[in-house]
Context: one part of a larger RNA
RNA sequence: GAACGAACGCUGGCGGCGUGGUUGAUACAUGCAAGUCGAACGGGAAAGGGGGCUUCGGUCCCCCGGUACAGUGGCGGACGGGUGAGUAACACGUGAGCAAUCUGCCCUCAAGAUGGGGAUAACUAUCCGAAAGGAUAGAUAAUACCAAAUAAGACCACGGGUUCGCAUGAACCUGUGGUAAAAAGGUGCGUAAGUGCCGCUUGAGGAUGAGCUCGCGCCCUAUUAGUUAGUUGGCGGGGUAACGGCCCACCAAGACGAUGAUGGGUAGCCGGACUAAGAGGUUGAACGGCCACAUUGGAACUGAGACACGGUCCAGACUCCUACGGGAGGCAGCAGUGCUGAAUCAUUCGCAAUGCGCGAAAGCGUGACGGUGCGACGCCGCGUGCAGGAAGAAGGCCUUCGGGUCGUAAACUGCUGUCAGGGAUUAGGAAAAAAUUGGUGUAGAGCCAAUCUCGACCAAUCCCAAAGGAAGCACAGGCUAAUCUCGUGCCAGCAGCCGCGGUAAUACGAGGUGUGCGAGCGUUGUUC
Numbered sequence: 001g002a003a004c005g006a007a008c009g010c011u012g013g014c015g016g017c018g019u020g021g022u023u024g025a026u027a028c029a030u031g032c033a034a035g036u037c038g039a040a041c042g043g044g045a046a047a048g049g050g051g052g053c054u055u056c057g058g059u060c061c062c063c064c065g066g067u068a069c070a071g072u073g074g075c076g077g078a079c080g081g082g083u084g085a086g087u088a089a090c091a092c093g094u095g096a097g098c099a100a101u102c103u104g105c106c107c108u109c110a111a112g113a114u115g116g117g118g119a120u121a122a123c124u125a126u127c128c129g130a131a132a133g134g135a136u137a138g139a140u141a142a143u144a145c146c147a148a149a150u151a152a153g154a155c156c157a158c159g160g161g162u163u164c165g166c167a168u169g170a171a172c173c174u175g176u177g178g179u180a181a182a183a184a185g186g187u188g189c190g191u192a193a194g195u196g197c198c199g200c201u202u203g204a205g206g207a208u209g210a211g212c213u214c215g216c217g218c219c220c221u222a223u224u225a226g227u228u229a230g231u232u233g234g235c236g237g238g239g240u241a242a243c244g245g246c247c248c249a250c251c252a253a254g255a256c257g258a259u260g261a262u263g264g265g266u267a268g269c270c271g272g273a274c275u276a277a278g279a280g281g282u283u284g285a286a287c288g289g290c291c292a293c294a295u296u297g298g299a300a301c302u303g304a305g306a307c308a309c310g311g312u313c314c315a316g317a318c319u320c321c322u323a324c325g326g327g328a329g330g331c332a333g334c335a336g337u338g339c340u341g342a343a344u345c346a347u348u349c350g351c352a353a354u355g356c357g358c359g360a361a362a363g364c365g366u367g368a369c370g371g372u373g374c375g376a377c378g379c380c381g382c383g384u385g386c387a388g389g390a391a392g393a394a395g396g397c398c399u400u401c402g403g404g405u406c407g408u409a410a411a412c413u414g415c416u417g418u419c420a421g422g423g424a425u426u427a428g429g430a431a432a433a434a435a436u437u438g439g440u441g442u443a444g445a446g447c448c449a450a451u452c453u454c455g456a457c458c459a460a461u462c463c464c465a466a467a468g469g470a471a472g473c474a475c476a477g478g479c480u481a482a483u484c485u486c487g488u489g490c491c492a493g494c495a496g497c498c499g500c501g502g503u504a505a506u507a508c509g510a511g512g513u514g515u516g517c518g519a520g521c522g523u524u525g526u527u528c
Base pairs, nucleotide, nucleotide: 001528002527003526004525006524007523008522009521010520013382014381015380016379017378018377019375020374026338027337028336030335031334032333035075036074037073040072041071043069048063049062050061051060052059053058082293083292084291092217093216094215095214096213097212098211101210102209106206107205108204109203110202111201112200114148116146117145123138124137125136126135127134128133154179155178156177157176158175159174160173161172162171163170164169185198186197187196188195189194219265220264221263226256227255228254231253232252233251234250236248237247238246268290269289270288271287272283273282274281275280295316296315297314298313299312318329319328320327321326346372348371349370350369354368355366356365357364358363385415386414387413388412395406396405397404398403419469421464422463423462424461425460426459428458429457433453435451436450437449438448439447440446472517473516474515475514476513477498478497479496483512484511485510486509487508493500494499
């Protein structure tokens, strides 16, 4: 000198864009953060309104409405969002490989979807429990579940052949035997025949995502020198989507290490960021990629995908409820609270846009996201007026008492109108999609056009008024731009270094003046 997720002191007008718990991976009140589908299925209200009957207590019918809603079922809760505790590791980066692999939804192609069965929730009844919740009996549906038929192709076993590969081997053609499917579902149009759309099963390919392997790179420490028994390899098996001591039985005795094993410490890694002429050094906030974690430890289930932040089970600590028998919970999601700390924001608005989930769609959900708010925390922009105005007011300070200086500065005169304030007006963010109409079309599919609907929040222009509401901070001995007077008297104090202060201190304190920067200026911390 530059930089910062900064803090502290003094001061503080406006706007734009960013950014904001770096400490305690501390404990958390409250609300919200993952739902959706009635075009898979069986049920199906209440309130309210209208009408009939009535013993005036009620009761029946219609509308609301097959609406709300719980349940079965499907898809999604493995994405999105948070944090950096752990991890020195194929975790990450980079480059290869899988002839050792999987991949829901999506796209393309091929082949199919036959005839049946038994349950179960919701519901009803009875019962247990303080609650959380549960038991028994009865009845019922499906795109829920089950066995069977069929098998182009797929898979398995045993054969035959062709081509290819660095190798284990791979691809293709073919014979025989064996194995495994599905929802004749839903919804439109049509009198029907039929047909459109969405789904179902098997196979091939693609796309996307994931898994595994390897080369190289990746902090400090030798005041850590030896480490290792599933350890290293083999054979056989088990297991996995898949190779493999991944696991197991048996056999062998290996494997790693001064080119630093093993141990200890520290740490998420990278694109990048800061600095520097560069080489390098430091760093990994925000944004993006990957990894790991979700109160602590362990485990599996479901599923295309998890060993699963707002799922399950077990154990521990902690907190809460309890009728003492037993139960409930997990903010490192968004806000917010307590303690802690030098220190870090609103318990805000909206799904209008972008995206995601579900749905045929309308749509619903979304603390992702889009906005607004708070903080000079940072960067950038603007303003706090402009012109004229005296040999120069008053006042302050200095003085050699003549004067000098603050100083055109003020007053005063004229002008302008940024921002803030008040009022009026009008765009854009809306592209689409839906709905309606028209055209095309066999069609209500699709395509094209027109009309119309949907904005949380933000802006611009014009007018009014008015110099009015808007300047500080540090420094002035040298380094280093800028000095006089007074007070103090090695005291009080200053100080980054050298050093000032013991009676005339340009170095302390105050005032005047000046210098630097300016809505900031200084100090501290850290890096280069």

The prediction has a mean pLDDT of 81. Small-subunit ribosomal RNA, 5' domain from a Planctomycetales bacterium, 528 nucleotides, folded computationally. Taxonomically the source falls in Planctomycetales (Bacteria, Pseudomonadati, Planctomycetota, Planctomycetia). The sequence was found in a public genome assembly.